[in-house]
Molecule: small-subunit ribosomal RNA
Organism: metagenome
């Protein structure tokens, strides 16, 4: 620091997602050790049990027991225990410490100030501490009660309580002289003393002042959301007086005034403890408030006070409520949000531990006691930090796994093996620091009469450890006990095999999976991190994606429809003063901790300690005066006014004019009019349309007329008059900043619509009819009502658009146009120049994603306002406001998607445009489609009818030849290393051939026949080894026309022989891309020329190749023959021909046109403008065809999906289609005669002459491996004859009989011949095919395949030999340019809405349920306060004392008031039959609205 994702690709906008860091975390897998931290985020839910606040005998009275000792008359007594324990009175402390975050949006908190206060204990200072009194708890007795507890009688003490005395200071009053009021408590140590008394130290007590600490109060500023909460408030705001408080104050009350708060957001609603800090971030910010620290609030819920220095009190009291427990049913008890712990809730959070040793707190003079504060330990990888799980050597690169191209590679020096080390864990032994104060003792000093005592300083000795026998140290043995998790398609480091087969599954986003998945699952391997690793959740970051730093608003989301104007914001020139803002200095504060820097301590780190330091905020103070503000007095450049001119559909009102439509009347006139693509509805013989004249009525104003004018916008158009707004120009006379913008507000505001009343000619929603159509609730036509018009009143919206807010300034120009002014040309006409204001086009710089904008900015700056933040849901719901209504304004959420979008690019497409070509149409000729047959296909059938090919680009196609074979199919019979290949291995020397038997054959069996080479041994025979051949056994393997052409190679079809397809360099563009390749001409052609930011080049085109057409040369056998001779010959090569080499044609020449290319015409020439034909097929398209030519990956079968054999099938047949053949006849059929080719083939062959047969053919065989022989007859043609318009002398199907040939074989299932038979068919509907010249048409001939043949097919050959083309409007295909596009799988595209089905969230809804809250009223506990009470009770003080008074207790009443109740509103939540739209959902229905002129823009 970025990356992925919208597209075919691009740039931009814009969202979504990822990589980082973090956490009080949870879950999954795994888990060795230690240190330091941390641990109920949920139910402020309920709690069993234990503990968490006591202490003081040096304040007070009383005062045991167990036990033990002594005595004893054995009944008991006494001592110690012990002035101890328990309890009580009294003092201090239970307001701290500890917990929690419910409430609280508030002076609660933070920060900075302030004045009207209190403060126990502590410190300093001053003064005092005198003398009396009456009670009471404990205790004892009696009584009540289950208990808790209570009542009464009696006794007693105090630092408890009450008077009195005194009072410098205190308080009150004051005539400033003074007067009045108001305290206290003692304890303990020492000395002296018989005791009291006294003196003194210390601790206390009282009064007062000051300090410290702590607390209360007030104020400025700061930090949540919401306006779909806009008004709130009556003690409310202020005053006077009184009360109350520690204290100011409506804090409370009486009276008076009517204020106070609020758009700078009051009031209400929702949420929330606040801060130091913590996390993140470059920062600014954003998020957060667990642990630690400060503050606040709370203690089961609500209320209340008492006590106290301090509470309205967590472990206090009273009352009301809920809940739990005890109960003898009468009554009582309780409050873990203290520490542990339990249940519940939850994804989730620990021990009912040890100790007061340390630190701190309470009490105490102290010892000490108490302390779940705290210190420690336990549990949890919850977090951070550290350590380890070994190190060196070790290649036959072991075994094994995995992969493999089968060679090997990899795990991998990894292991084994060997040599070492010894952290941690384990054992053994040792073993800390944390502990020093206080108290005690000693010494000195101070105090004192004092060597008591107390205080200060110094010293001494001994005591105290929960953790813990822990940290740490030493030592022993021993590599021994210690590695996992996630990921490996891209982002993102890391790849292979198998399994699976849109299944199972994965997924953060994009997306993987439909038989070769680096994406699923597993294995191997790898990458990352590591005692952890992943994942989930949350926060910040990336996100400049709310933009202060640091965004935008013409078209992507976004300028308000327009103006006037309030608050606000901003504001010209110059002077003076001020000092609010601003700047600088000094200063206070900003607690500590944290963060940062440095140093230090635990071995290191985390952690801890010390020192230092920064920004910023607030306050105080001093200074400066430029800028902003304020004040004062000015200026004229902004703004406004004045005077004189100018233009205008600016506005309102009244009047008026002509043309046209329609209607009415009259005349004339006759059969149609009207309307459309074509029609019909409609009108018309009752007289229309048309035409002439007259009249009525309403609405709109032709020409002028214009990127002309005016207006703020909407908008404004005949003419005249009246009223009226604004603008411009000139002059520079006046005012003197009066300005700009403008939230709210007010006004205006097209069309449609609404209300009332008019009006209504034309037009025209709705509606009716006619057409169109599959339908046509549309487009077209005929009618037609609201409405359109007027008056008055509403509505308040538009693509209200320049999709561009207003104002000001600045920044090259060129050319138009409107309204002025000034000047020049001699004034007029007219022209030109300058200048001001409008309105346009182009354009520099600049801007912009691009398109584009460009002095009329979308440029550069300034001020103010509105608005935007992904698409959909949604210009919606609910609520509110406005409206008569329609509706408008304001305006969400749930849910859902990973896009939606802008501009531009390349294609493709268009029922867009332009240009051009093609047997594409047209013009012609001949066909197909109808018939019969042949052949192929579909379908059907079948045991099988093998397989493939399906728009063009399948269908006489693979097949250029299925009777067996072929053959792949079916049935049946057989074989299993196999019909075929290679290697190893066992055995053998046969197998084959021939004959026979069985069988359909394969096959089986029998007979017969019957090897070989080399070497060695060896006399031979023979044996051994090796090889060849052949068979045989077994193992590897063979084999497959099984599957996948969507895994492939190769080959092929098609667009298309169409003229295109690209590249290098350069240039342009941010880029995709463009340019070149476009334009103007020309061509068959991207052929060539020219122009030209392009210049060149490649693949295509053309040419080169072959055939053919002319000529020449060479060569003449088998060819030829002018010439010799009639001969099986000779001569010759002139000609034809053959086959080799050359020539020839190049727009070369001429004329015309043209810039050229080139075109038109002509000459010559066999041939003329690529002469004709063939071969040749660019980049690519169709996942086109082929695994069945062949090859091949993968997969499947292996006594079968392989192999062999026989028979059958591929030839079936209601039917449909394609391609052909033969015909339908006279341009013909038949008969006779007669003429002229070329290409080809031939030895398992072609076969002549001759003979036989009507013929197919047979016999026979000369010649010929062929320019020699042969197939071989060419046919149409020509010359004669006949037929005479008919189902025929046309046509030949079908069928019968008889034959021929091939072949093992002709039944299924061949071809041909003869005789006989003689079907359909008389030129073919819609539709459709071929062909532009030696072509179509027509005629025959040949060849391949092949035993034969389905051939009428295919491929070739020659003979005869036409017609037509005006032309490119239209249909088809193609090319180029251009245009639109929402298409890119590219129009066979995309895509909209209803309906049907499923699911999801939301709204409405009769209501129902609980909750919060307002108002009014009722009731009203406890309690404070007030008031009453000599009526009940009572010790202190007073009195005249059996009593009375003061005072208290008790009781009554009143105000306030919690909970509760009644009534009635409001808010929000849940639920609700039914209902509404919305969203989502691979293959539902109906149409086709949009995107192209989308077929009605």
């Nucleotide at each position: 620091a970025g990356a992925g994702u919208u597209u075919g690709a691009u740039c931009c906008u814009g969202g979504c997602u990822c990589a980082g860091a973090a956490u009080a975390a949870g879950c999954g897998c795994u888990g060795g050790c230690g240190g330091c931290g941390u641990g109920c985020c949920u139910a402020a839910c309920a709690c069993a049990u234990g503990c968490a606040a006591g202490u003081c005998g040096a304040g007070c009275g009383a005062g045991a027991a167990a036990g033990u000792c002594u005595c004893u008359u054995c009944g008991g007594a006494g001592g110690c225990g012990a002035g101890u324990a328990c309890a009580g009175c009294g003092g201090c402390g239970g307001a701290c410490g500890g917990g929690u975050g419910a409430g609280u949006a508030a002076c609660a908190c933070g920060u900075a100030a302030g004045a009207a206060u209190u403060u126990a204990c502590c410190c300093u200072u001053u003064a005092g501490u005198g003398a009396a009194g009456g009670a009471u708890a404990c205790c004892u007795c009696u009584g009540a009660g289950a208990a808790a507890u209570c009542a009464g009688g009696g006794u007693u003490a105090a630092u408890a309580c009450u008077g009195c005395a005194u009072a410098c200071g205190u308080u009150u009053c004051u005539a400033c002289g003074g007067a009045a009021a108001g305290a206290a408590a003692g304890g303990u140590g020492g000395c002296c003393u018989c005791u009291u008394u006294g003196c003194u130290g210390c601790c206390g007590c009282u009064a007062a002042a000051g300090g410290a600490u702590a607390a209360g109060c007030u104020u400025g500023c700061g930090g949540g959301c919401u306006a779909u909460u806009a008004g709130c408030u009556u003690g409310u705001u202020g005053g006077u007086g009184a009360g109350g408080u520690a204290a100011a104050g409506g804090c409370u009350c009486a009276c008076c005034a009517a204020g106070g708060c609020g758009a700078u957001g009051a009031u209400g609603g929702c949420u929330a403890g606040c801060c130091g800090g913590c996390c993140u971030g470059a920062g600014a910010g954003g998020g957060u408030g667990u642990a630690c620290g400060g503050c606040c609030a709370c203690a089961u819920u609500g209320g209340a006070a008492c006590u106290u220095g301090g509470a309205c009190a967590c472990g206090g009291u009273c009352c009301g409520g809920a809940c739990u427990c005890c109960u003898a049913c009468g009554g009582g008890a309780g409050g873990c949000a203290g520490c542990a712990g339990u249940g519940a809730g939850g994804a989730a959070u620990a021990u009912u531990g040890c100790g007061c040793a340390a630190u701190g707190g309470g009490c105490g003079a102290a010892a000490g006691c108490c302390u779940g504060a705290c210190g420690c330990a336990g549990c949890g990888a919850c977090g951070c930090c550290g350590c380890g799980u070994g190190g060196g050597g070790g290649a036959u690169g072991a075994a094994g796994g995995u992969c493999u191209u089968c060679g090997g590679a990899u795990c991998g020096u990894a292991a084994a093996c060997u040599c070492c080390u010894g952290u941690u864990a384990a054992g053994u032994g040792g073993g800390a620091a944390g502990a020093a104060a206080g108290a005690g003792c000693u010494a000195u000093c101070u105090u004192u009469a004092a060597c008591a005592g107390a205080g200060a300083u110094a010293g001494c000795a001994g005591a105290u450890g929960a953790c813990g026998g822990u940290a740490c140290c030493a030592u022993u043995a021993g590599a021994g006990a210690a590695a996992g998790c996630a990921c490996c398609g891209g982002c993102u480091a890391a790849c292979u095999u198998c399994g699976u087969g849109c299944c199972a599954g994965c997924a953060g986003c994009c997306g993987c999976g439909g038989u070769a998945a680096u994406a699923c699952g597993a294995g191997g391997g790898g990458u990352g991190c590591a005692a952890g690793c992943g994942u989930u959740a949350u926060u910040c970051g990336g996100a400049a994606u709310c933009a202060u730093u640091g965004g935008g608003u013409g078209u992507a989301a976004a300028g308000g429809g327009u103006g006037c104007g309030u608050a606000g914001a901003c504001g010209g020139c110059a002077u003076a003063u001020u000092a609010a803002g601003u700047u600088g200095g000094u200063u206070g504060u900003u607690a500590a901790a944290u963060u940062c820097u440095c140093c230090g301590g635990c071995c290191u780190a985390a952690c801890c300690g010390g020192a230092g330091g920064u920004c910023a905020g607030c306050g105080a103070u001093c200074a400066a005066a430029a800028c902003u503000g304020a004040u004062a007095a000015g200026c004229u450049a902004g703004a406004g006014g004045g005077u004189g001119g100018a233009a205008g559909a600016g506005a309102g009102a009244a009047g008026u004019g002509g043309a046209a439509u329609c209607c009415u009347c009259g005349g004339a006139g006759u059969a149609g009019c009207g309307g459309u693509a074509a029609a019909a509805u409609g009108c018309g013989u009752a007289g229309a349309u048309c035409u002439c004249g007259a009249g009525a009525g309403g609405a709109a104003c032709a020409c002028c007329a214009a990127u002309g004018g005016c207006g703020a916008a909407g908008g404004c158009a005949g003419c005249u008059u009246c009223u009226u707004g604004g603008u411009c120009c000139a002059c520079a006379c006046c005012u003197g900043a009066c300005g700009u913008u403008g939230a709210g507000g007010c006004a205006c505001g097209a069309a449609a619509g609404c209300g009332u009343g008019g009006g209504u000619a034309g037009c025209a929603a709705a509606c009716a009819g006619g057409a169109u159509u599959a339908g046509a609730u549309a487009c077209c036509c005929u009618g037609g009502u609201a409405g359109u018009c007027c008056a008055c009143g509403c509505c308040g919206u538009a693509a209200a658009c320049g999709a561009u807010g207003a104002u000001c300034a600045c920044u090259a120009g060129a050319c138009g146009u409107c309204a002025g002014u000034u000047c020049u040309g001699c004034u007029u006409g007219c022209a030109g120049a300058a200048u001001u204001g409008g309105u346009g086009u182009c354009g520099c710089a600049g801007c912009u994603a691009a398109c584009g904008c460009g002095u009329u900015a979308a440029g550069u700056g300034a001020u103010c306002c509105g608005c935007c933040u992904g698409g959909g849901g949604a210009c919606u719901a609910c609520g509110a406001u406005c409206g008569c209504a329609a509706g408008a304004u304001u305006a969400a959420a749930a849910c859902u998607c990973a896009a939606a979008g802008g501009a531009a690019u390349u294609g493709a497409c268009g029922g867009g445009g332009g240009c051009c070509c093609g047997c594409a149409c047209a013009a012609g000729c001949g066909g197909u489609g109808g018939a019969a047959c042949a052949u192929g296909u579909g379908g059907u059938u079948u045991a099988a009818u093998u397989c493939g090919a399906c728009a063009a680009u399948c269908c006489g196609c693979g097949a250029g030849g299925a009777a067996c074979c072929u053959u792949a199919c079916c049935u049946a019979g057989a074989c299993u290393u196999g019909a075929c290949a290679u290697g190893c291995u066992u055995c053998u020397g046969a197998c084959a051939g021939c004959u026979g038997u069985g069988g359909a054959a394969a096959c089986a069996c029998a007979g017969u026949c019957u090897u070989u080479c080399a070497u060695a041994g060896u006399u031979u025979a023979c044996u051994a080894u090796g090889g060849a051949c052949a068979g045989u056994u077994g193992c590897a393997c063979a084999g497959g026309u099984g599957c996948u052409g969507c895994a492939u190679g190769g080959u092929u079809g098609u667009c298309g022989u169409c003229a295109g397809c690209u590249c290098g360099u350069g240039u342009c563009g941010u880029g995709a891309g463009a340019u070149g390749u476009u334009g103007g001409g020309u061509u068959a052609a991207g052929u060539c020329c020219u122009u030209u930011a392009a210049c060149g080049a490649g693949c295509g085109c053309a040419a080169c190749u072959c055939c053919u057409g002319c000529c020449g040369a060479u060569a003449g056998u088998u060819g030829c023959c002018a010439u010799c001779c009639u001969c099986u010959g000779g001569a010759g090569c002139a000609c034809u021909c053959u086959a080799u080499c050359g020539g020839g044609a190049c727009u070369g020449c001429c004329u015309g046109g043209g810039a050229a290319a080139c075109c038109a015409g002509g000459a010559g020439g066999a041939a003329g403008g690529u002469g004709g034909g063939a071969a040749u097929g660019a980049c690519g398209u169709c996942a086109a065809a082929u695994c069945a030519u062949c090859a091949u990956g993968g997969u499947c079968c292996u006594u079968a999906u392989g192999u062999c054999u026989a028979g059958g099938g591929c030839u079936a047949c209601a039917c449909a289609c394609g391609u052909g053949u033969u015909a339908c006849a006279a341009u013909g059929g038949c008969c006779g005669g007669u003429a002229c080719a070329a290409u080809g083939g031939g030895c398992a062959g072609c076969a002549a002459u001759c003979c036989c047969g009507c013929g197919a053919g047979g016999g026979g065989g000369a010649g010929c491996g062929a320019a020699u022989c042969u197939c071989a007859a060419a046919a149409a043609g020509c010359c004669g004859g006949u037929c005479u318009a008919a189902g025929u002398u046309c046509g030949g199907a079908u069928u019968g009989c008889a034959g021929u040939c091939u072949g093992c074989a002709a039944c299924u299932c061949g071809a041909c011949u003869g005789c006989a038979u003689g079907a359909a068919g008389u030129u073919g509907a819609a539709a459709u095919c071929g062909c532009u010249a030696g072509u179509a048409a027509u005629c025959g001939c040949g060849u391949a395949u092949c035993a034969g043949c389905a051939a009428c097919g295919a491929c070739g050959c020659g003979g005869u030999g036409a017609a037509u083309a005006c032309g490119u409007u239209c249909a088809c295909g193609g090319g180029c340019c251009u245009u639109g596009u929402a298409c890119a799988c590219a129009c066979c595209g995309c895509c909209c809405g209803u309906c049907a089905c499923a699911c999801c969230a939301c709204g409405a809804a009769a209501g129902c349920u609980g909750u919060u809250u307002g108002u009014a009223c009722c009731c009203g506990a406890a309690g404070u306060c007030a008031u009453c009470u000599u009526a009940g009770c009572c010790a202190a003080c007073c009195c005249u004392c059996u009593g009375g008074g003061a005072g208290g207790c008790g009781g009554g009443u009143g105000c306030c008031u919690a909970a509760g109740g009644u009534a009635u509103g409001a808010g929000g939540a849940g639920u609700g039959a039914u209902u509404g739209g919305g969203g989502u959902g691979a293959a539902g229905u109906c149409g086709u609205a949009a995107c192209a002129a989308g077929g009605u823009a």